Model confidence (mean pLDDT): 86 of 100. Predicted 3D model of a 346-nucleotide part of an RNA (small-subunit ribosomal RNA, central domain) from an uncultured bacterium.
[in-house]
Context: one part of a larger RNA
Order: sequence, then C1' cells, then structure tokens
RNA sequence: UUGGGUUUAAAGGGAGCGCAGGCCGCCCCUUAAGCGUGUUGUGAAAUGCCGCGGCUCAACCGUGGCACUGCAGCGCGAACUGGGGGGCUUGAGUGCGCCGGAAGUAGGCAGAAAUCGUGGUGCAGCGGUGAAAUGCUUAGAUAUCACGAAGAACUCCGAUUGCGAAGGCAGCCUACUAAACUGCCACUGACAUUGAUGCUCGAAAGUGUGGGUAUCAAACAGGAUUAGAUACCCUGGUAGUCCACACGGUAAACGAUGAAUACUCGCUGUUUGCGAUACACUGCAAGCGGCCAAGCGAAAGCGUUAAGUAUUCCACCUGGGGAGUACGCCGGCAACGGUGAAACUC
Repeated sequence: UUGGGUUUAAAGGGAGCGCAGGCCGCCCCUUAAGCGUGUUGUGAAAUGCCGCGGCUCAACCGUGGCACUGCAGCGCGAACUGGGGGGCUUGAGUGCGCCGGAAGUAGGCAGAAAUCGUGGUGCAGCGGUGAAAUGCUUAGAUAUCACGAAGAACUCCGAUUGCGAAGGCAGCCUACUAAACUGCCACUGACAUUGAUGCUCGAAAGUGUGGGUAUCAAACAGGAUUAGAUACCCUGGUAGUCCACACGGUAAACGAUGAAUACUCGCUGUUUGCGAUACACUGCAAGCGGCCAAGCGAAAGCGUUAAGUAUUCCACCUGGGGAGUACGCCGGCAACGGUGAAACUC
C1' cells in the first nucleotide's frame, strides 16, 4: 500500500462547537480542467518482443519491424466529476403560535430528621456485638417534654417516567437563559454533512485561597477477632463531604455500540403534542421501552432506537508479557495528565 476489522475476541476519541480538508439535492444553459477519441511531434542508442541473416549450433553478433503503456501541441465529443450563469423546494435554517419537562444559572422560603446547647421530669444504667470491650453516665447520662442554634440532604409522589451533547439533573416559589417536539406552510434558497489541529464543557477523588463544618468519614487512636490482623466488627476521629473563586481533566466517562442521511414484515406498553370529537375509539408526529419476520452474527444476541441494506466523513486496531512503563517533549502549584517506544521473553 491493497485487503480486513472495532457490543462481548485487539480496536469508537468522555462530550459538544467548529477553521482547514473530505464529501454534497433537483432542473436548464455554458465551459472543457478532469475524462473519452483522432492526429502530429517527441519518447537517443543499447536493452525487450517478432521476423530474417552471420559465426558448424547456441550463447554472442548484424539487420528490419514493433514496443517504449509516457509527455506535449492541435482538432472533435459532452454522459459523469469540476468551473461559470440562471432557476427550484423536498435537505437545512428563519419567523409567528402552542405545549410538556428533576435542562441550566441566580435569589428567596418551608417542613421532617440526625447532632449540639439551655431548662423541666426522672433513676441507674446507656451504648454496642456473634459474644464482648474500649466509650458515655450520680458533676445526673440513656429515656421523655419544651425552647433554641447551625449545617447538610430533600420522605411520600416516583415509574419499566421525564429533561440534557455528554458529565449529569429531584422539596416549594420567583426571575433570567437554552433546547427539542408540534401547528401554520409565511420567508431564505443547498446556506447541508463530517471534522485532523484548535476551542469549550466534563462524575467522584484531589489541589490553591477564603469561608463553613450538623451528618458521615480516608488518615489516625483505642477496643475486639486472630497464630498474626498494619483488615473485615465496635467506640472515637482529622482532611474531606458544603459554599465562592481558580486549577486539574481522569472513570466499567458503558448502550463496553462515533456522527449524519436514506431504505427494509409486524405485534405491544408508555410519555408529550396535533387534527377531529360531547367523551371514548381511531389517525398523525416526535420520543422512551418490550417481543419478533427478513437479514446479519463465531455465538450470545441485534433486529425501523440495527449489530440489517447502502453512502459520506472522523477516530481507532494488528499476538501475550515487558507497558500505558522508560526516555524526550507539551501541560500542571503539586498530585499527576497527554503523547508513547525498545531490549528481552513466551
């Protein structure tokens, strides 16, 4: 390079936006760069192939033809790709109207509970476990009642639900912001798609500065268990968990399934909307699920939400270990992240 692959065997980038690049709807006219065809020039000789000839043959040599698949010029053709011009509306987008949603940001408010504080009642235990002990308690604990403080999380509803690009999002109210669907079919007229580099977002843990600290709880301490027990169990407990700003940029970041478009037998549940309607039924559209035909698949299985049939673009794979390591470079306050080998070995 050709070819083959990427749910589970190696392999889809965590996600989005998007420059370059790739690729791109229907009709008409034109051009002739690509493309096809004709012709001219050139494509040295040797070499190659074919024919004939010379060394007794052959190698070798001579000679004629062809080839030299190339390049350039000049004509011709116009289906396709490209360029130019014009038009179109179905792709895409805009406008107006509606609708549902735990979509986001900011602010405010509420109740229950755990904890702590104060006071009352009350008497000897409480707590914890497989069993115990550490621990708390006559300085009155546990239990119970009242009041108060502060922080964090939002029971039921709740679902096989919904929303979001992904991460993710759940008490209630308000403001601002975004997206999807749908109706009108009014407007633009291919504006599309994908997207290396780049930019932005990105759970938890972690980091910096400043707050906050109720609960839980790495580290740590003690009590148990045990041969030991740097654990599992118990009593405590600091970072952290929460907020603001900044950093970091990783996850089994999973549907282990990149994005977009078109096509391909059905049944069924459900969410939202539309049309019609008194309602139901029924119909249409967009989602979220279940079961299957064809087809695909090594099988498990997938199956209009494809892993089916095709097209476009990106990313990635090439035996196991060594190793996501070393070295170098880039980024970071650091932790570390990104990129990423080889020797050797089986």